[in-house]
RNA sequence: GCCGACAUAGCUCAGCGGUAGAGCAACUGAUUCGUAAUCAGUAGGUCCCCGGUUCAAUCCCGGGUGUCGGCA
Numbered sequence: 001g002c003c004g005a006c007a008u009a010g011c012u013c014a015g016c017g018g019u020a021g022a023g024c025a026a027c028u029g030a031u032u033c034g035u036a037a038u039c040a041g042u043a044g045g046u047c048c049c050c051g052g053u054u055c056a057a058u059c060c061c062g063g064g065u066g067u068c069g070g071c072a
């Protein structure tokens, strides 16, 4: 330099056009003499950035940035 994949909650990841979810972690409560475990609940997101398409975009298109991989 060229090609490809990926970017979503604190972390690991789902979500292939119609109100953004799970597990773990955090917090609160129940249980226990207490802790752990278990059970119930709560909170947590400008979906990397800019633009386009659309009635409607995390999702489709273009550009950019970053990470990873391949080729040279």
Stems, first nucleotide, its partner, number of pairs: 001071007010024004018055001026042005048064005
Molecule: transfer RNA
Organism: Roseomonas sp. 18066